[in-house]
Molecule: transfer RNA
Organism: Defluviitoga tunisiensis
RNA sequence: GGGCUCGUAGCUCAGUUGGUUAGAGCUUCCGGCUCAUAACCGGGUGGUCGGUGGUUCGAAUCCACCCGAGCCCACCA
Numbered sequence: 001g002g003g004c005u006c007g008u009a010g011c012u013c014a015g016u017u018g019g020u021u022a023g024a025g026c027u028u029c030c031g032g033c034u035c036a037u038a039a040c041c042g043g044g045u046g047g048u049c050g051g052u053g054g055u056u057c058g059a060a061u062c063c064a065c066c067c068g069a070g071c072c073c074a075c076c077a
Base pairs, nucleotide, nucleotide: 001073002072003071004070005069006068007067010026011025012024013023019057028044029043030042031041032040050066051065052064053063054062
């Protein structure tokens, strides 16, 4: 220098033929249960979907550029 994959909640991820309100598990907080703790049960909090711009009536999803992570190839020595 070239190519490919990925970036969504504190963590691990799902959701991509564009359209119902952006979700699950774990964590955390509150309550129940218990003599008590754990386990278990119920409930709550938590996101402008990496950034900017574009296409569209409508974008997590499509396009361009940028930032970051990983893999492969080439070049130099």